The RNA shown here (c-di-GMP-I riboswitch aptamer) has 87 nucleotides and comes from a Bacillota bacterium. NCBI's taxonomy places the organism under Bacteria, Bacillati, Bacillota. It was read from a public genome assembly, where an Rfam model found it. Model confidence (mean pLDDT): 91 of 100. It matches the Rfam family "c-di-GMP-I riboswitch aptamer". About the family: GEMM was predicted in a large-scale screen for bacterial structured RNA regulatory elements.
[in-house]
RNA sequence: GACCGACAAAGGCAAACCUGUCGAAAGACGGGGACGCAAAGCAAAGGGUCUAAAGCUCGAUAGGGCCAUGACCGCCUGGCUGCCGAA
Numbered sequence: 001g002a003c004c005g006a007c008a009a010a011g012g013c014a015a016a017c018c019u020g021u022c023g024a025a026a027g028a029c030g031g032g033g034a035c036g037c038a039a040a041g042c043a044a045a046g047g048g049u050c051u052a053a054a055g056c057u058c059g060a061u062a063g064g065g066c067c068a069u070g071a072c073c074g075c076c077u078g079g080c081u082g083c084c085g086a087a
Stems, first nucleotide, its partner, number of pairs: 004085002012037002017032006035074001041080002045077003048072003055066004
């Protein structure tokens, strides 16, 4: 230095759920709360998943269908960065 990851040390993050705000929704953010996490730090590049406002379309209406430019990196792969050091 690369891999690796311990019943180590110091710390860190925070699922579900409750609650407030924003949003059409998916979801995000704040507070509470811990299921878990060695990158559960950053980043939507490839795949995947969720939503479908606007638009297109069907329809007499109600409503249906399509669609990401919206969202998720705590789904997988790849990228960037980083604490500690037993085997």